FMN riboswitch aptamer (RFN element) from Lawsonibacter faecis, 145 nucleotides, folded computationally. It matches the Rfam family "FMN riboswitch aptamer (RFN element)". Rfam links the family to the GO term FMN binding. The coordinates come from a structure-prediction model, not an experiment, and the mean pLDDT is 81. The sequence is in RNAcentral, with records from Rfam.
[in-house]
RNA sequence: GAAUGUCUUCAGGGCAGGGUGAAAAUCCCGAUCGGCGGUAAAGUCCGCGAGCGUUCUCCGUGAGAGCGCAGACCCGGUGCAACUCCGGGACCGACAGUGACGUAUCCGUAAGCCGGGUGCGAAGUCUGGAUGGAAGAAGAUGUGU
Numbered sequence: 001g002a003a004u005g006u007c008u009u010c011a012g013g014g015c016a017g018g019g020u021g022a023a024a025a026u027c028c029c030g031a032u033c034g035g036c037g038g039u040a041a042a043g044u045c046c047g048c049g050a051g052c053g054u055u056c057u058c059c060g061u062g063a064g065a066g067c068g069c070a071g072a073c074c075c076g077g078u079g080c081a082a083c084u085c086c087g088g089g090a091c092c093g094a095c096a097g098u099g100a101c102g103u104a105u106c107c108g109u110a111a112g113c114c115g116g117g118u119g120c121g122a123a124g125u126c127u128g129g130a131u132g133g134a135a136g137a138a139g140a141u142g143u144g145u
Stems, first nucleotide, its partner, number of pairs: 001145001003143008017029003031125002033093002035048004043091002051069008073089005095128003101121008
């Protein structure tokens, strides 16, 4: 130094300010955030994790395994090499809840505005599962070549 056992610790961030309003981190303007491994340094490439669905297994209030679902980048420059750096301009964000927004429909009504009822959709940043779990990172201590 390669391989490998056990244990410990760590392992996700974010709406300032303004507008409308009785009320908004949910609408509007604007602001702001970026897990892990790989690779020329990556939210947008390849892969992984968290979440959801489903099937199966297991002395089983749960756990494990398989399968599936779920997001986004271009241009120019440098360079051996960059969708990763530099410059510029874009884009994206699990599940459940709430939600003044949107939409469909019904009623007030003959029709429109508007109001009300019902269904559906609606937050990366709020609340919750989560004082959880985990990709993995670091360390301690053995085995062993």